[in-house]
RNA sequence: GCCGGGGUAGCUCAGGGGCAGAGCAGGGCUUUUGUAAAGCCAAGGUCGGGGGUUCGAAUCCUCUCCUCGGCU
Numbered sequence: 001g002c003c004g005g006g007g008u009a010g011c012u013c014a015g016g017g018g019c020a021g022a023g024c025a026g027g028g029c030u031u032u033u034g035u036a037a038a039g040c041c042a043a044g045g046u047c048g049g050g051g052g053u054u055c056g057a058a059u060c061c062u063c064u065c066c067u068c069g070g071c072u
Base pairs, nucleotide, nucleotide: 001071002070003069004068005067006066007065010024011023012022013021018055027041028040029039030038048064049063050062051061052060
């Protein structure tokens, strides 16, 4: 230099045009003499960044940053 994968909640990851979600962690409550476990509830997001397409973009196009792998 070229090709490809990944970047979404604190962590691990879903979601690939129309509500942004799960598990774990953290918070509250119930239960218990108490703790743990279990159950319930709520919170937590500039979807790496800029631009474009579209009525509508996490999703499509483009540029770019970070990261992993391959080729030379």
Molecule: transfer RNA
Organism: Candidatus Woesebacteria bacterium